Record summary: Predicted 3D model of a 73-nucleotide RNA (transfer RNA) from a Blastocatellia bacterium. It matches the Rfam family "tRNA". Rfam classes the family as a transfer RNA. Its mean pLDDT, the model's own confidence on a scale to 100, is 80. RNAcentral holds the sequence, with entries from ENA.

[in-house]
RNA sequence: GUGAGCGAUGCGCUAACGGCAGCGCGCCAGUCUUCCAAACUGGAUACAGCGGGUUCGAUUCCCGUCGCUCACU
Numbered sequence: 001g002u003g004a005g006c007g008a009u010g011c012g013c014u015a016a017c018g019g020c021a022g023c024g025c026g027c028c029a030g031u032c033u034u035c036c037a038a039a040c041u042g043g044a045u046a047c048a049g050c051g052g053g054u055u056c057g058a059u060u061c062c063c064g065u066c067g068c069u070c071a072c073u
Base pairs, nucleotide, nucleotide: 001072002071003070004069005068006067007066008014010025011024012023013022019056027043028042029041030040031039049065050064051063052062053061
């Protein structure tokens, strides 16, 4: 330099053929308990790396760009 993959809540992930962004763990509060843990109940946290385009509507499609990884030269 060329090609490909990944980037989504604190962490790990599922989803997505364009139409409410979901799960587990973790976190916070409460109940229970002598206390802790467990269990149960409730709650907060991501408009999806960033920017732009298409569309009535974009996490999803297109373009650019940044970071990481892999392959090739």